[in-house]
A computed fold for an 86-nucleotide RNA from Syntrophomonas sp. UBA4922, annotated as c-di-GMP-I-GGC riboswitch aptamer. The organism belongs to Syntrophomonas, within Bacteria. The sequence was found by an Rfam model in a public genome assembly.
RNA sequence: ACCGAUAAUGGCAAACUCGUCGAAAGGCGGGGACGCAAAGCCACGGGUCUAAAGACGUAAGGUCAAUGACAGCCGGGUUGCCGAAG
Numbered sequence: 001a002c003c004g005a006u007a008a009u010g011g012c013a014a015a016c017u018c019g020u021c022g023a024a025a026g027g028c029g030g031g032g033a034c035g036c037a038a039a040g041c042c043a044c045g046g047g048u049c050u051a052a053a054g055a056c057g058u059a060a061g062g063u064c065a066a067u068g069a070c071a072g073c074c075g076g077g078u079u080g081c082c083g084a085a086g
Base pairs, nucleotide, nucleotide: 002086003083004082011036012035016031017030018029019028020027021026034072040078041077042076044075045074046073047070048069049068054064055063056062
C1' cells in the first nucleotide's frame, strides 16, 4: 500500500413516525434501527424521481419540460478512524 476480523474505540441511520420547510420530489430536527468500512464530502458521467415557472394541448383529465431533488442506484473525484490474517 492493497485488503477488511465474530477485534477495539467510536460513528452514521432504512422503513415507519412526530414536528417543520417545500408546489412536489425531497430537505432539516426529534423518536426509531434495516443496514453501512467511507451510509464522510462533491451532481462530474450514467441513472432515477418531481413538475413550479415556461411551452403545447383537450370538452375535461392532460403532454413536454430542471433551473429542482436523490451521494443509502452504479461509476468517478476527494478527505479520513482502526489494524487481525493474507